[in-house]
RNA sequence: CCGGGUGGCUGGACGGUCGCGGCUUCUUCGGAAGUCGAGGAAAGUCCGGGCUCCACGGGGCCUCGGCGCCGGGUAACGCCCGGCGGGGGUGGCUUGCCACCUUCAGGGACAGCGCCACAGAGAUCAGACCGCCCCGCCGAUAUCCGCUGGAUAGAGGCGUGGGUAAGGGUGAAACGGUGCGGUAAGAGCGCACCGCCCCUUCGGUAACGAAGGGGGCAUGGCAAGCCCCGCCGGGAGCAAGGUCGAAUAGGGACGGCAUGGGUCGGCAACGGCCCGGCGCACGGCCCCGGCGUGCCGUCCGGGUAGACCGCUAGAGGUGGCGGGCAAUCGUCACCCCAGAGGAAUGAUCGUCGAAGUGGGCUUCGGCCCGCAGGACAGAACCCGGCUUACAGGUCAUCCGGCACA
Repeated sequence: CCGGGUGGCUGGACGGUCGCGGCUUCUUCGGAAGUCGAGGAAAGUCCGGGCUCCACGGGGCCUCGGCGCCGGGUAACGCCCGGCGGGGGUGGCUUGCCACCUUCAGGGACAGCGCCACAGAGAUCAGACCGCCCCGCCGAUAUCCGCUGGAUAGAGGCGUGGGUAAGGGUGAAACGGUGCGGUAAGAGCGCACCGCCCCUUCGGUAACGAAGGGGGCAUGGCAAGCCCCGCCGGGAGCAAGGUCGAAUAGGGACGGCAUGGGUCGGCAACGGCCCGGCGCACGGCCCCGGCGUGCCGUCCGGGUAGACCGCUAGAGGUGGCGGGCAAUCGUCACCCCAGAGGAAUGAUCGUCGAAGUGGGCUUCGGCCCGCAGGACAGAACCCGGCUUACAGGUCAUCCGGCACA
C1' cells in the first nucleotide's frame, strides 16, 4: 500500500420562495403570526412487555410450546454483559505455557427405543482382505564333507494347518495415542508420558482449574432422531376497547341435552332457605369455593359502517457527578422532539459538506476550476430486543499478499 474477517459510529447540513399537517396565541371569521413535523432499520411480525377487554376465583394432573455451561443486568425475554469450557487459527519464548482473533441450538448417550447407507474381513462389544510368524510338503540354486551319497543354507510355491491385529487397505468413523522393552511374529503383554475412571487436597460465589495418590488398561458417534432431566408459560389483541348519535325486525326455522325433591310464609299468584342435576375461561380432566336456572349447534333474514376518545409526557431524551471490568444503576440539572385518519412531513433555487471523476498548479503540506451529488428505504397504540436489507465514509482489532528497511 492492496484485499479480507469481526465489532462500533454515521448515512447529510444551512438559508430563501411556494405548498401541506399538529399545537399555541390573535382574529375584521376570510385568515394571520409563531413553533414543531419519518428510520437505523420505520421492514419481518420472530420474542418480551406496557395498556385494553374476556373469563368466577384458587389448587392439582395431563397435554402443548419455549429455554438449556456459570454468575450478573433488566419491567421482562429466546435479549444484553462478564466469565468458564469445546472446535479452528495466529503470534511470543521459558517448548508447554501465555496472549489474541474467530466460532459453538454448550444439560443427559450406564433410563429406554432408534439410526450409522455404500465400501469394507469387520461399524458395539465385531473382525482377517493384503500382509507378518510357526508347522507340513515341493523345491531352482549355493557351500561343505568322509563324495553312486549325505549335511547346511535357501529365493520361490502349495496347504479347508496353527498364531497375530502391531504394518497396509476400505471408510465420515475401525474397540485408546506416542515411544521403549518383550515375542516365533505380535498385542497394555509390561513400562514411561498423555488420555480415561475413582479418591483426596488446594484456588474460585460458581461453571471450572491445578496438584497428589490409586486403578482396569477400556466404555464409538448421532438427542438440529424420539426421548429423559431442570426451569418458564391463561386467551385475544388498537380491526383491543370506550362515549355520543342514528337506524332496524327484542326477527324466523330446525336439531340435541336439561327442567328434580324437601321445608317455611302466603287464600292464591308467588317469595325465602336446603339438597340434587345441568351450565359458567384456557386443549382436556379432577377437587374446593362462587354465580346462574337453562344450555349447545346449524341455517335464513334485517339495521349500522357517522362523530369523538383511545393517540402520544414516556420502563422518555440530553448533559454533569458517583458505584460497577461491563451490561447497567443511583443522583442533580435541563428539555418536550410527528400524531395522520385512505392517510400530512413535499416541490424548487442557492451555498456548504462526505464519496467519485476530468483538467491545471505545487514549496509535495496542499490549492484552484468544472462535472456530479448516487445505498436500504416511509411512522399509524407505545416501548426493550432479535433477524433481514444497505452506496459511501470512518474507528478498533485480527488474517493474508506485495514492497522497503
Molecule: Bacterial RNase P class A
Organism: uncultured Neomegalonema sp.